Bacterial large signal recognition particle RNA from a Solirubrobacterales bacterium, 269 nucleotides, folded computationally. Taxonomically the source falls in Solirubrobacterales (Bacteria, Bacillati, Actinomycetota, Thermoleophilia). The sequence was found by an Rfam model in a public genome assembly. Its mean pLDDT, the model's own confidence on a scale to 100, is 76.
This record gives sequence, structure tokens and C1' cells, in this order.
RNA sequence: CCGUGCUAGGCGGGGAAUUAGCGGUGCCCUGUCGCUCGCAAUCCGCUCUAGCGAGGCCGAAUCCCCUCUCGAGGGGGGAGGCCUCCGGGAAGUGCGCACCGUGACGGUGCUGAUGGCCCGGGUCCCGCGCGACGUCGGCCCGUGAACCAGGUCAGGUCCGGAAGGAAGCAGCCUUAAGCGGUCUCCGGCGGGCGCAGCGGGAGCUCCCGGUGCCGGAGCCGUCCUCCGGUGCAGCGCCUGGAGACCGACCUUCGAAGGAGGGUGCACGG
Repeated sequence: CCGUGCUAGGCGGGGAAUUAGCGGUGCCCUGUCGCUCGCAAUCCGCUCUAGCGAGGCCGAAUCCCCUCUCGAGGGGGGAGGCCUCCGGGAAGUGCGCACCGUGACGGUGCUGAUGGCCCGGGUCCCGCGCGACGUCGGCCCGUGAACCAGGUCAGGUCCGGAAGGAAGCAGCCUUAAGCGGUCUCCGGCGGGCGCAGCGGGAGCUCCCGGUGCCGGAGCCGUCCUCCGGUGCAGCGCCUGGAGACCGACCUUCGAAGGAGGGUGCACGG
């Protein structure tokens, strides 16, 4: 050095979480895809050589072990950024909102606006009238009396020798009081009803009107595009707190990859 058979070892690794700790199942990442079966999250198996049990394969090197490098990804911290919510402050110089006009638009006005004066009417008070409403009564309709209302009174009763007469129940007709209705008509009464009905009073305010008088330029409506004014703390500003997300950078663990090094035994040639 070669061959054969073995052995150590290997047949994925890592992060977070859990745990006294380690490993596994479960979650996530990586990946050159890399045995099988059983167990297992209020879980399973162990104890620093830290999954256990059963079976299989590779096997001293691309494959096992160590160091360095690079670094997917995870954990911790974190200047700062951005957003939401809650509280406080200042401010009407920014944005926004509201109102206004000296703004804009339209109308009207020297054939006389706003205003003032005068006159008339209304608004206010009193009385009357008319109407409506309510209520009562009348009229009208219906009903309405065992007897003590009327008429007619079958039957029956009474008087009479008879002719005839008398009272009279039920029934029928009618009616009084009463009850109910109608509200068309008539009358009385009432009042936080109405009146473009009449008369009187008061004349303060307000309203309407006048071929009225004075006087001589405004008045009315709509809107916020522009201009100006006034107000409002909703946004923005300052400040305190809570929460979500992103996050330079620091730190920690670190897969796969790359580089270097290391590791047997027996027999035969």
C1' cells in the first nucleotide's frame, strides 16, 4: 500500500416554548431529502456518556469527531419612525366649521328708497248682532195603567113577571205622568268659540294703507368662488400616558455550505 472481516461511531440539524435540567412528540426555520415500528402536552423517556424499547443498514471516511469561516432563521435589548386612543396646556397668525357684510350675484329705487310727520284702518277694552257648539224645554215619533184613567164592553153578575135596564172583568182602541228617540223646526240659558257685521272708548307698542307732507339714496333676497370681519378649540402645535406596527444598531443561539486537522482492531498478501 492492497484485500477480507469487525469495532467506536453514524443513519439530519437548529430556534423558541416547556422543564431543576437533558432529549423526544407538538410549533417554527433550514435542507445535499437523511432507516422502520411502538410511546407521548394538565405529555413521554431519562439524569450530566441525560429519549426509552424492538428490529435493520452503513462503517474508518464525501459519510465519524474537532476547530475556524460564512451565515438562512429564531430569541433578548433598542436610538428612532409612523399610526390609533385617552388626558392636560396655549393659541382665533395655519387648516376646518358657523355667522355677518363693507364681498359676489339678482331684483327694486330720482316716474322718489330707508326714515320722519299727518290721516285712516287693524291690533286692545266695552256693548250689541249673526253664526257655530253645548245644555234644557217645546214640537214630532215610539212606548206607556191587573184595580184606584177614558171609550166599547163578549162571557158571566145584579134588578125586573117581561120588555128592558145597571155596574162592569178579560180583550180591543185611546190617553196622563213617566221612559226612550229625533235632533229638521221653535224658544231659553252658557262661555279661555268664530266673524273681511254694527256702535262706542282708549289711543302705549306694533302692523297695513294713502294721487298726503318733509327730505333726497338707498332698500330687499340668495350665496360663500374671491375680499373683509366676528366667533368656535374639530384638525394642526406643545406636553403626559397607553397600545399596535416598522426599525438602524447591539447582543445571544445558530441550520445548510466552505476550509483545515484528527480517529481504530484482527487476519492474509